[in-house]
Context: one part of a larger RNA
RNA sequence: GGUACACGACGGAUGCCUAGGGACAAACGGCCGAUGAAGGGCGCGUAAGCGGCGAAACGCCACGGGGAGCUGCACAGAAGUGUUGAUCCGUGGAUACCCGAAUGGGGAAACCCGGCCAGGCAGCACCUGGUCAUCCAUAACUGAAUCCAUAGGUUAUGGAAGGGAACCGGCUGAACUGAAACAUCUCAGUAAGCCGAGGAAAAGAAAUCGAAGAGAUUCCGUAAGUAGCGGCGAGCGAAAGCGGACCAGCCUAAACCUAAGAGCAUGCUCUUAGGGGUUGUGGGACUGCAUUUAGCGACAAUAGGUUAGUGGAAUCAACUGGAACGUUGGGCCACAGAGGGUGAGAGCCCCGUACACGAAAACCGACUUGUUGCGAGCGGUAUCCCAAGUAGCGCGGAGCACGAGGAAUUCUGCGUGAAUCUGGGCGGACCACCGUCCAAGGCUAAAUACCGUUUGUCACCGAUAGUGCAAUGAGUACCGUGAGGGAAAGGUGAAAAGGACCCCGGGAAGGGGAGUGAAAUAGAUCCUGAAAUUGUGUACCU
Numbered sequence: 001g002g003u004a005c006a007c008g009a010c011g012g013a014u015g016c017c018u019a020g021g022g023a024c025a026a027a028c029g030g031c032c033g034a035u036g037a038a039g040g041g042c043g044c045g046u047a048a049g050c051g052g053c054g055a056a057a058c059g060c061c062a063c064g065g066g067g068a069g070c071u072g073c074a075c076a077g078a079a080g081u082g083u084u085g086a087u088c089c090g091u092g093g094a095u096a097c098c099c100g101a102a103u104g105g106g107g108a109a110a111c112c113c114g115g116c117c118a119g120g121c122a123g124c125a126c127c128u129g130g131u132c133a134u135c136c137a138u139a140a141c142u143g144a145a146u147c148c149a150u151a152g153g154u155u156a157u158g159g160a161a162g163g164g165a166a167c168c169g170g171c172u173g174a175a176c177u178g179a180a181a182c183a184u185c186u187c188a189g190u191a192a193g194c195c196g197a198g199g200a201a202a203a204g205a206a207a208u209c210g211a212a213g214a215g216a217u218u219c220c221g222u223a224a225g226u227a228g229c230g231g232c233g234a235g236c237g238a239a240a241g242c243g244g245a246c247c248a249g250c251c252u253a254a255a256c257c258u259a260a261g262a263g264c265a266u267g268c269u270c271u272u273a274g275g276g277g278u279u280g281u282g283g284g285a286c287u288g289c290a291u292u293u294a295g296c297g298a299c300a301a302u303a304g305g306u307u308a309g310u311g312g313a314a315u316c317a318a319c320u321g322g323a324a325c326g327u328u329g330g331g332c333c334a335c336a337g338a339g340g341g342u343g344a345g346a347g348c349c350c351c352g353u354a355c356a357c358g359a360a361a362a363c364c365g366a367c368u369u370g371u372u373g374c375g376a377g378c379g380g381u382a383u384c385c386c387a388a389g390u391a392g393c394g395c396g397g398a399g400c401a402c403g404a405g406g407a408a409u410u411c412u413g414c415g416u417g418a419a420u421c422u423g424g425g426c427g428g429a430c431c432a433c434c435g436u437c438c439a440a441g442g443c444u445a446a447a448u449a450c451c452g453u454u455u456g457u458c459a460c461c462g463a464u465a466g467u468g469c470a471a472u473g474a475g476u477a478c479c480g481u482g483a484g485g486g487a488a489a490g491g492u493g494a495a496a497a498g499g500a501c502c503c504c505g506g507g508a509a510g511g512g513g514a515g516u517g518a519a520a521u522a523g524a525u526c527c528u529g530a531a532a533u534u535g536u537g538u539a540c541c542u
Stems, first nucleotide, its partner, number of pairs: 001541009015527001016491002020461002022458009031163002039099003042054003046076001049073002051058001060093006069081003104113003114132007134160009167198001168196005178185001182231001208214002218245005228236002249443003252387001256275009280421001282386004286380004295374007304364004309357003315330005331348002333337001339351003392416007402428001423438005478485002498526001501513004
């Protein structure tokens, strides 16, 4: 020096575990904000952190629940509190410093400095309370140049602003990439930026579809990777129809009538308000005849639901063991033998489970009822009306699965520019016939998307996994000027019974006894405790 064995050290793999995470389904819920939000700063405790709270500060009040302990995590000390019902849980209130849209002015956020009114006070000092930003709309008052007027000013009332993970609508809009290069094309109307809205948003009651007829929209399945588009490359990619989910329809403009007002060309026009009217087997105005109710909405009440909870059956003995939930023997309950806990594996020990019940308060709320608002008919005639810089067309683009193509349909930057029912659009150039539908105004629940809560489930993970983060003070430590990036870290024991006391030691280190415990090689660097590495001892080889 090596090898082997024994016993250790270091180390933290493995096994077991789970407090956390993941996914899916169902039900329910979904905006907050000048009445000051979201998010913070600073405080409030014996108090450093998390959580809670706000100078009324680990809390205050009321009403319900609950019933013996309680003063969060947090296992210690001190001091208190509670059957005159605390702690705790639910509902509704009070308080709610400073910053922040931040809004009296300023500002390097959490700070500085004011005006006015009221109160305290002897007080113009000081303190307390209130109020004072901007913009928009409406109304009133006031009011220049300039007579009327207008601009401007003032006041009052109402509104806005800012935030929101994802979902939604719109505007703007890439590139890497793919095409085995690359330019049309693709990635993709994606990412990103901006604006806006809501609990959903958007869409929506046919100028639809397309040949059968159907009958608003949305979503799912299918049709179908079909028809098509495509340097006919790479790729892109429908619709009708069918099967389901859900179902809901309405209001204006115009003609005409009435009233008020305005203008002037004095018999017309315009404006405002009310009535009227809303359609495609054309409808309405107008005119004749009839007359009341199908339906729709809002509000109130209500069943029920949500936000605390309540009751809830049935087991004993012996043995082993540290401990019985094990084994043996004998019982019992079951609309309950789901599950979890308890010193090992418990229907009958505990929490529960089946089943049954419950709200003073707040919120949601069907059917129904009530109140209230809106609200259908049958003929006739062909005088009037039926959404205009619109439809269409030309040019340039975009969007439609459709890349200019035979390219319809949709949108529109420029130009041009109709018709009013004997009218107009569409049926994939275009024409005829036939059919179908009424544009150029608006509203509209549900089925859908996303997130949360609760419940349930899992051939999901089990601490290098599963969320970036498991009971650890994680978006923390740390890195970066910054935008931003971003960890590691779980397990004593059934119970702290967490090692009194003695000894060694410089000792609040560490250890040896003693004691606890089933176990201490379970001793807090604490379950198990692999390997690399390493120590001591023994044997052998050199």

This is a predicted structure of a 542-nucleotide part of an RNA (large-subunit ribosomal RNA, domain I) from a Pseudomonadota bacterium.
RNAcentral holds the full RNA, with entries from ENA.
The source organism's lineage runs through Bacteria, Pseudomonadati and Pseudomonadota.
Its Rfam family is "Bacterial large subunit ribosomal RNA".